[in-house]
RNA sequence: GCUUGUUUAGCUUAGUUGGUAGAGCGCAAGGCUCUUAACUUUGUGGUUGUGGGUUCAAUUCCCACGGUGAGCA
Numbered sequence: 001g002c003u004u005g006u007u008u009a010g011c012u013u014a015g016u017u018g019g020u021a022g023a024g025c026g027c028a029a030g031g032c033u034c035u036u037a038a039c040u041u042u043g044u045g046g047u048u049g050u051g052g053g054u055u056c057a058a059u060u061c062c063c064a065c066g067g068u069g070a071g072c073a
Base pairs, nucleotide, nucleotide: 001072002071003070004069005068006067007066010025011024012023013022019056026044027043028042029041030040031039049065050064051063052062053061
């Protein structure tokens, strides 16, 4: 340099034919316990990488750019 995958919560990630986003871990508080841990209940969380395009409507489709992985040279 070329080709290609991926980009969603603090972390790991789901989201099947486009219809205003969930899970686990984490974190906070309560219960239990002499205390801690464990267990358990509730809560806490996202301008879906950035900017455009298509559409009544985009996490989803298209383009560019950035990050990251792989292959080729």
The prediction has a mean pLDDT of 81. The RNA shown here (transfer RNA) has 73 nucleotides and comes from Ipomoea nil. Rfam family: tRNA. The organism belongs to Ipomoea, within Eukaryota.